[in-house]
RNA sequence: AUUAGAGUUUGAUCAUGGCUCAGGAUGAACGCUAGCGGCAGGCUUAAUACAUGCAAGUCGAACGGGAGAGAGAUAGCAAUAUUUUUCGAGAGUGGCGCACGGGUGCGUAACGCGUAUGCAACCUACCUUUAACAGGGGGAUAGCCCGGAGAAAUUCGGAUUAAUACCCCAUAGUAUUAUUUACGGGCAUCUGUAGAUGAUUAAAGUUACGGCGGUUAAAGAUGGGCAUGCGUGCCAUUAGCUAGUUGGUGAGGUAACGGCUCACCAAGGCGACGAUGGCUAGGGGUCCUGAGAGGGUUAUCCCCCACACUGGUACUGAGACACGGACCAGACUCCUACGGGAGGCAGCAGUAAGGAAUAUUGGUCAAUGGACGCAAGUCUGAACCAGCCAUGCCGCGUGCAGGAAGACGGCCUUAUGGGUUGUAAACUGCUUUUGUCAGGGAAUAAACCCCUCGAUGCGUCGGGGGCUGAAGGUACCUGAAGAAUAAGCAUCGGCUAACUCCGUGCCAGCAGCCGCGGUAAUACGGAGGAUGCAAGCGUUAUCCGGAUUCAUUGGGUUUAAAGGGUGCGCAGGCGGGCAUAUAAGUCAGAGGUGAAAUGCUACGGCUCAACCGUGGAACUGCCUUUGAUACUGUAUGUCUUGAGUUUAAUUGAAGUGGGCGGAAUGUAGCAUGUAGCGGUGAAAUGCAUAGAGAUGCUACAGAACACCGAUAGCGAAGGCAGCUCACUAAGUUACAACUGACGCUCAUGCACGAAAGCGUGGGGAUCAAACAGGAUUAGAUACCCUGGUAGUCCACGCUGUAAACGAUGAUCACUCGUUGUUGGCGAUACACAGUCAGCGGCUAAGCGAAAGUGAUAAGUGAUCCACCUGGGGAGUACGAUCGCAAGGUUGAAACUCAAAGGAAUUGACGGGGGCCCGCACAAGCGGUGGAGCAUGUGGUUUAAUUCGAUGAUACGCGAGGAACCUUACCUGGGCUCAAACGUAGUAUGACGUAUGGUGAAAGCUAUAUUUCUUCGGACAUAUUACGAGGUGCUGCAUGGUUGUCGUCAGCUCGUGCCGUGAGGUGUCGGGUUAAGUCCCAUAACGAGCGCAACCCCUAUUCUUAGUUGCCAUCAGGUCAAGCUGGGGACUCUAGGAAAACUGCCUACGCAAGUAGAGAGGAAGGUGGGGAUGACGUCAAAUCAGCACGGCCCUUACGUCCAGGGCUACACACGUGCUACAAUGGCCAGUACAAAGGGCAGCUACCAGGUGACUGGAUGCUAAUCUCAAAAGCUGGUCUCAGUUCGGAUCGAAGUCUGCAACCCGACUUCGUGAAGCUGGAAUCGCUAGUAAUCGCGCAUCAGCCAUGGCGCGGUGAAUACGUUCCCGGGCCUUGUACACACCGCCCGUCAAGCUAUGGAAGCUGGGGGUACCUGAAGUCGGUGACCGUAAUAGGAGCUGCCUAGGGUAAACUUGGUAACUGGGGCUAAGUCGUAACAAGGUAGCCGUAAAU
Repeated sequence: AUUAGAGUUUGAUCAUGGCUCAGGAUGAACGCUAGCGGCAGGCUUAAUACAUGCAAGUCGAACGGGAGAGAGAUAGCAAUAUUUUUCGAGAGUGGCGCACGGGUGCGUAACGCGUAUGCAACCUACCUUUAACAGGGGGAUAGCCCGGAGAAAUUCGGAUUAAUACCCCAUAGUAUUAUUUACGGGCAUCUGUAGAUGAUUAAAGUUACGGCGGUUAAAGAUGGGCAUGCGUGCCAUUAGCUAGUUGGUGAGGUAACGGCUCACCAAGGCGACGAUGGCUAGGGGUCCUGAGAGGGUUAUCCCCCACACUGGUACUGAGACACGGACCAGACUCCUACGGGAGGCAGCAGUAAGGAAUAUUGGUCAAUGGACGCAAGUCUGAACCAGCCAUGCCGCGUGCAGGAAGACGGCCUUAUGGGUUGUAAACUGCUUUUGUCAGGGAAUAAACCCCUCGAUGCGUCGGGGGCUGAAGGUACCUGAAGAAUAAGCAUCGGCUAACUCCGUGCCAGCAGCCGCGGUAAUACGGAGGAUGCAAGCGUUAUCCGGAUUCAUUGGGUUUAAAGGGUGCGCAGGCGGGCAUAUAAGUCAGAGGUGAAAUGCUACGGCUCAACCGUGGAACUGCCUUUGAUACUGUAUGUCUUGAGUUUAAUUGAAGUGGGCGGAAUGUAGCAUGUAGCGGUGAAAUGCAUAGAGAUGCUACAGAACACCGAUAGCGAAGGCAGCUCACUAAGUUACAACUGACGCUCAUGCACGAAAGCGUGGGGAUCAAACAGGAUUAGAUACCCUGGUAGUCCACGCUGUAAACGAUGAUCACUCGUUGUUGGCGAUACACAGUCAGCGGCUAAGCGAAAGUGAUAAGUGAUCCACCUGGGGAGUACGAUCGCAAGGUUGAAACUCAAAGGAAUUGACGGGGGCCCGCACAAGCGGUGGAGCAUGUGGUUUAAUUCGAUGAUACGCGAGGAACCUUACCUGGGCUCAAACGUAGUAUGACGUAUGGUGAAAGCUAUAUUUCUUCGGACAUAUUACGAGGUGCUGCAUGGUUGUCGUCAGCUCGUGCCGUGAGGUGUCGGGUUAAGUCCCAUAACGAGCGCAACCCCUAUUCUUAGUUGCCAUCAGGUCAAGCUGGGGACUCUAGGAAAACUGCCUACGCAAGUAGAGAGGAAGGUGGGGAUGACGUCAAAUCAGCACGGCCCUUACGUCCAGGGCUACACACGUGCUACAAUGGCCAGUACAAAGGGCAGCUACCAGGUGACUGGAUGCUAAUCUCAAAAGCUGGUCUCAGUUCGGAUCGAAGUCUGCAACCCGACUUCGUGAAGCUGGAAUCGCUAGUAAUCGCGCAUCAGCCAUGGCGCGGUGAAUACGUUCCCGGGCCUUGUACACACCGCCCGUCAAGCUAUGGAAGCUGGGGGUACCUGAAGUCGGUGACCGUAAUAGGAGCUGCCUAGGGUAAACUUGGUAACUGGGGCUAAGUCGUAACAAGGUAGCCGUAAAU
């Protein structure tokens, strides 16, 4: 100093797993923006091509010389000439330098680099030290001069000349070399010291006399060369490579070792510890990131290497095979007189090109450094500076304080108001960094050199003074005025800090991932506000991190990806006890090294910081050395427990090869026998009167072995089953003996390896791919049926794969229990317990995501092997290899998705299971569907046929009353603050009524008439202002209300417990119930909403009270009548109370409870009916009942009026009514309700009318009066017919309501008299006072299309064996790939578009080799008749080897492209089917074959 997570698979959960984000960094680029300074950095691409200038010269103290200039002198008028002196360019000879410095990263996977060593195998100019020396002589040559060639570059010839240029002779040792002696050393060759003998080789001058140079030798320093250990990319779809190759001997060559080269000899050398080949790449210090280990990186700075247009070559030199040298070849560019020449920015600037992208054709040698020089100095695009660029890092500023009327404006809002922008502004005071102006003004400089002083023998050293600044009038300092000169960018759905309005309307667009946008978008665009960072902010690209997502630290493999099909086994890895030795690994100490810079740290310098300086620690490494010896290794010895051998038993479907057997099947023969057999869901094909099937006997064939037979046995796995024989192998047990670690695992390898398949030859009974036929079906290349060939069987040989599974590699050790079984041992034994080796079940701990596993581990440890790293593409392509083939093994990428997958949970679903219920079926009764009509809907029509409701859960529904109105629709005519209302103000006394005109009306218009008052005003009208109005849209923005599942028995909560969790438990189980009703049991105990009960009606009784109700008794009275007095008994009315609780009995049961024609009771097991509808589902219905958000209309989508429409009519459907008749119709007579209604009403009664009704009249605001019954019963008639059934339709005449019955009312009378004779497929209701049937009433309402709705009573049945099936529902369980939940999900072909890719006749590039031909320059070698020498000097020339390059050839390898072709992926609504998920409707899946 030290480790952070989040989003995303699901309805939810856990785990697996990928994708994505937050961080840091950069030689960056792009977008928007921009005040200043400091310090850094700046072609990552085309090692592409380069105009122009500069980047390496210097020395006259090495040399020959010297154009020209200045000054002086002489001659001359002058020009000029001669001469002296000073300075001296250019060129040349010679020396040193040019091999440094600077650039770039092409090549290189290498001793290139890093690190550590070695050279007893080496070199080193300049520099330092030491020692010695420098004598004599010679011939040339450049320049200069003359002449020639050429356009030029350049070059040739002649004459003459110098040197620190060159040559010869002398001198010579610590040099070189040969031989050799002695003494030492070492690591093999060797080597040191001291000697001896022989041979060979040196030098240069110049001077200012101080020096500076020269030669030889030794040593040092510096720089280099060579060798070696270790480390240093990817690909095995690169496995074999190599002839100078590996080694030896000898020679050559080199500074030096060496196959470095050559001759000869040998046949080696490298490689799975990865040779060879291919691709990529300069390496390191470092830099970035990271907790670290790691991963990535090699810009700037430093070290090393390589390169200098491309390739080759050498020369010179101390050093080069040489960036600004040479030669040759090639490509390119330029000049040319066409003959021939010139060039190389990967130096600094700069240009073009490429590119997303990277600067000035600047200043100075003042400093530092370099070259030369004695020096002055010259040169220096090294360097130091400046310029450009926010490219980065660091610092500063854009003001500070006060200031609330919380200003104006903006934005939002629930809008007289509030919030926010916001102390923000204005305003007041203060400050002046920065910028501007003015003034001053550095350090970097000290040397060299010059002058001078001192020391000193010389050389030299020291002190003082003087000269020298590109940057630069810069940094810095002082002063002045003045808030003055200075803020943006991104974001605001979650991750992730920050929210509202408007616009848009799956459009435009956003997006890192998830995902936003289809009319209320915090996700798009704008605005206001906010958040973050700030002279920057975002985006893009790349790297590390997060990612423990390649896991050494630090992962996994039963089911998520992942154990090889099994064994044997070489290499490799790992390995029992004891002892001794050693010291390789290991550990400790010491020494050397680990360049500097960087990083860390302490201190210091720039006002701070960045930046820089000084010191320290560190650099985890390598090498050497000295110790230690536990462990590992090595060596030796030894041991027995691991392993094995021997002996004796024993076990088994272990293997191989023979022999034998019975049953069944098929076929054949014979016999009996007759009409079918067979097959299926049902059939048919098929077989059969030419005799099947059936039955009996006989024969043959092939294949398989019933019972025993078993979560039994054996085997390594695959696998193995009648009996028996032979051979072979194995396991186990027991007791001893023996060997003495001989073991475990195992890449490559070898062997085995189901079924199917292949080859050859047999065999062929059954079964049976393919195939044929029959069915099924929309189709049916299937499932079912009848046949049937390969095959199934044997021998030999291939193949080598399976869901080859325990989806679980092998071996060893350890770790609670319980129960069964196989084989042995022990035991007299069948009992019982023990022990060894197996095979099973349950389970503790532990483990696990869970399911589960649990001594046969998936526990705890050890060793070895195999395998995995998101899904798809794909086990595919290409390559290689194996195979006769089929095919196997090995095994990618582009592209595409944000998931794919596991386990478990809750639901839902199943052509899964169990239990149960319901008029669900069944058993019955009556309907609908056929007819006519009514009514609603669809459709059609229309100017309009207003709107809504649409499976169940719309359709006699909203509507419980469409002629006008209603009314929302259409046509036409009007109105515009409006038809109504409120508040405030003003005005008027009206408004209204009546009568006219006009008009369809609304309306417009004219005349007449016309208030109250307590005087405050009231009322009304008009007008003004503000509030309007909308049945316009959105029920998918909503409230409220409602339907449905369903009056089904469910839905939940608290605490506890279980589970990592979602969740579970409770609520399950056994009973019981109408019921989650109750009981028992129980990790649950309780509770809530539902059930039930409490409420209402009804059934019985009692009691109280009797009016309008009642009338038994008493009295009166009538033709009669509770009509009257009276009565409360009864009925009844309406208050109260009682009664029913499985209470009692019997049976069953633990209980709850159930059963009983039980008792009792009016009623019996919730007595009957009603009201009452849990959590929720269907984005169910309703914006047109009402309310309400948003949007829309405002002389209209508002409002008034007239007429029309909602009533249309080819047709389709729903719901009803009336019927089709005799259980009936008609006529006559006659009886009995309940519940309701009634004053603009019900109306007795009387009269009129056939009647609807009308005219009178009375009662009743109702237990008083009234509306007011029908079926039934009695009698008559009709007699089975389209009728005396049925009543539609139509005609005529009326009645009533109403302003008005034409469209478009009801009713009455007369006439007319349609369809219809019981209704196909199908379908509805109902379980008792129910169905059926019969009337009555009410709401709405002027009237009524009511046959509807809601109620009421009268008469009053049949049937239920039962739960198999249909429908719906409840509980439990099971499967699931469903969760929008089966109306789910989902597969494949085909068609369309887009996209990447494989094959491919061919076309066309690149690459490295091979063979042959040719071959420049050049080194080396040979020759050298020519030149030349004193010479056996040297050279030209010719020539040989090698070689860059060029050519030819056949291959190899790697790209691009390509007619055509193959599959793959992706893409809201295409086609065909329905393969999978449920028993997915034939269980699914794996391997193989075949067909379509």
Model confidence (mean pLDDT): 83 of 100. Predicted 3D model of a 1492-nucleotide RNA (small-subunit ribosomal RNA) from an uncultured bacterium. Rfam family: Bacterial small subunit ribosomal RNA.